This is a predicted structure of a 75-nucleotide RNA (transfer RNA). The coordinates come from a structure-prediction model, not an experiment, and the mean pLDDT is 83. RNAcentral holds the sequence, with entries from ENA and MGnify. Its Rfam family is "tRNA".
RNA sequence: GGGCGAUUAGCUCAGUGGGAGAGCGCUUCGUUCACACCGAAGAGGUCCGGGGUUCGAAACCCCGAUCGCCCACCA
Numbered sequence: 001g002g003g004c005g006a007u008u009a010g011c012u013c014a015g016u017g018g019g020a021g022a023g024c025g026c027u028u029c030g031u032u033c034a035c036a037c038c039g040a041a042g043a044g045g046u047c048c049g050g051g052g053u054u055c056g057a058a059a060c061c062c063c064g065a066u067c068g069c070c071c072a073c074c075a
Base pairs, nucleotide, nucleotide: 001071002070003069004068005067006066007065010024011023012022013021018055026042027041028040029039030038048064049063050062051061052060
């Protein structure tokens, strides 16, 4: 320098055009002498940033950022 992939809740991830979600974690309640397990309820997200397309974007297009992988070049 070229190519590819990833970025969504605290963590790991799903979601490929119209409802933002799951598991774990967290909080509260129940249960217990107590803790754990288990059950119920709840909080928590400007979907990496900017722009564009569209009636409508987490999703499609462009630019940028960060991380990872492969290739090439230099020495």